Record summary: The part of an RNA shown here (small-subunit ribosomal RNA, 5' domain) has 501 nucleotides and comes from an uncultured bacterium. Its Rfam family is "Bacterial small subunit ribosomal RNA". Rfam links the family to the GO terms ribosome and structural constituent of ribosome. Its mean pLDDT, the model's own confidence on a scale to 100, is 86.
Context: one part of a larger RNA
RNA sequence: GGAUGAACGCUGGCGGCGUGCCUAACACAUGUAAGUCGAACGUGAUGGUGCAGCAAUGUACCUGAAAGUGGCGAACGGGUGAGUAACACGUGGGUAACCUACCCUUGAGUGGGGGAUAACGACUGGAAACGGUCGCUAAUACCGCAUACGACCUUCGAUACGGGAGUAUUGAAGAUGAAAGAUUUAUUGCUCAAGGAGGGGCCCGCGGUCGAUUAGCUAGUUGGUGGGGUAAUGGCUUACCAAGGCUGUGAUCGAUAGCUGGUCUGAGAGGAUGAUCAGUCACACGGGAACUGAGACACGGUCCCGACUCCUACGGGGGGCAGCAGUGAGGAAUAUUGCACAAUGGGGGAAACCCUGAUGCAGCAACGCCGCGUGGAGGAUGACAGCCCUUGGGUUGUAAACUCCUUUUCUGUGGGACGAGAGAGGACGGUACCACAGGAAUAAGUCACGGCUAACUACGUGCCAGCAGCCGCGGUAAUACGUAGGUGGCGAGCGUUAUCC
Numbered sequence: 001g002g003a004u005g006a007a008c009g010c011u012g013g014c015g016g017c018g019u020g021c022c023u024a025a026c027a028c029a030u031g032u033a034a035g036u037c038g039a040a041c042g043u044g045a046u047g048g049u050g051c052a053g054c055a056a057u058g059u060a061c062c063u064g065a066a067a068g069u070g071g072c073g074a075a076c077g078g079g080u081g082a083g084u085a086a087c088a089c090g091u092g093g094g095u096a097a098c099c100u101a102c103c104c105u106u107g108a109g110u111g112g113g114g115g116a117u118a119a120c121g122a123c124u125g126g127a128a129a130c131g132g133u134c135g136c137u138a139a140u141a142c143c144g145c146a147u148a149c150g151a152c153c154u155u156c157g158a159u160a161c162g163g164g165a166g167u168a169u170u171g172a173a174g175a176u177g178a179a180a181g182a183u184u185u186a187u188u189g190c191u192c193a194a195g196g197a198g199g200g201g202c203c204c205g206c207g208g209u210c211g212a213u214u215a216g217c218u219a220g221u222u223g224g225u226g227g228g229g230u231a232a233u234g235g236c237u238u239a240c241c242a243a244g245g246c247u248g249u250g251a252u253c254g255a256u257a258g259c260u261g262g263u264c265u266g267a268g269a270g271g272a273u274g275a276u277c278a279g280u281c282a283c284a285c286g287g288g289a290a291c292u293g294a295g296a297c298a299c300g301g302u303c304c305c306g307a308c309u310c311c312u313a314c315g316g317g318g319g320g321c322a323g324c325a326g327u328g329a330g331g332a333a334u335a336u337u338g339c340a341c342a343a344u345g346g347g348g349g350a351a352a353c354c355c356u357g358a359u360g361c362a363g364c365a366a367c368g369c370c371g372c373g374u375g376g377a378g379g380a381u382g383a384c385a386g387c388c389c390u391u392g393g394g395u396u397g398u399a400a401a402c403u404c405c406u407u408u409u410c411u412g413u414g415g416g417a418c419g420a421g422a423g424a425g426g427a428c429g430g431u432a433c434c435a436c437a438g439g440a441a442u443a444a445g446u447c448a449c450g451g452c453u454a455a456c457u458a459c460g461u462g463c464c465a466g467c468a469g470c471c472g473c474g475g476u477a478a479u480a481c482g483u484a485g486g487u488g489g490c491g492a493g494c495g496u497u498a499u500c501c
Stems, first nucleotide, its partner, number of pairs: 001501004006497005013372006019365002021330001026328003030325003035072003040069002043066001047062006079283003089207007098200003103196008111145001113143002120135006151176001153174009181188002209255003216246003221243008258280004262273004285306005308319004336362001338361003344358001345356004375405004385396004410438006419428001445490005450471003456485005466473002
């Protein structure tokens, strides 16, 4: 000098764009953040209309709340950086060892049956959470059967390719395995198979911290065979066998840390760093486990143990903000319990539409960057006042007053969007912007002035009070302390502190 997610002191007019718990991965009141589908299914509250009836009511049709079965989603999106020195990340490869819901393309099919169960009703337990028994019912829920070119498995072959475990094409025989309907009749689903796209799993080379005041480490340990397991390779697991494997090119142990694109600095090499944004990994009160599913060992799912906390009729139950707001605590320190789904995107749905604290916006904060303003021109009896003074004067100083002008800003009034690619539809927003009117009106500070370092005098103080980044100032004439005048620097900021280069 540059930089910062900054903080502190003094000061503070406006706008645009960004950014905002770095500390306690501390504890959390309240609200909200994941639903949706009646064009899968049975029920059907309420309301309406018609008919019967004096009425109560009954009955038919329409409407269709709410809960339930079922489907898809909830594994995305959002948060945090605790753990992790590791194939976690980055980069380049491999998979002859693999998976893939929804989407796209292609081929083939969608035949015929069955038994239940929730909702509901009755009875009933419990303070509650939540149940129990009996009875009824539907499906795109569940289960057999049929069919099956291709699929998978077994046996026996052929051809081509490859160094090879094999792969591709193909022949014969046998065995196994599918399906679901709905509808407004336009469609759309369902099953099997092949391919694609996008997404993932696993493996490998190389790369990026510190410590030897850590030198030896290892028993599923290293390898093999058989069994098991997985979508898949593999000590992944298990039994047996062998005795291996790693290490001074630093094993093991300890400390620290999410990694990267990037960011800051620097001429570069390098050094430091990893907020926001983007990619990726890990985690979801601490620990463990599996279930469901195409996908999780699952933030707003389940089970168990633990700590904490809440309710209780004492028998027993409930909870998890490292989602968005918000509260307490910690701290030098970090915002609103806001508006809207109008846009972009996501989930469901044929659609209308519903949901979406993702997102779009608004609010708060000079926290940062950028831009604008606080007036312009003229104006010397160089006014008054202040300060200095050798008392002559000097200086603040064209500065002010005063004259003329302007209106960016400001205030008021009126108009008023784009963002919405056929029509309608805008949270932001009566915002941005435009026009008119008014009037210099509404707007300047802060730090320094001994040298480094731009900028000096007076008074007060008297090694005191104090200053200070270094050198050093202060003990009676202090340009170094305090105040005033003046001056210099930067300017809606200025200075200090902390950290990096």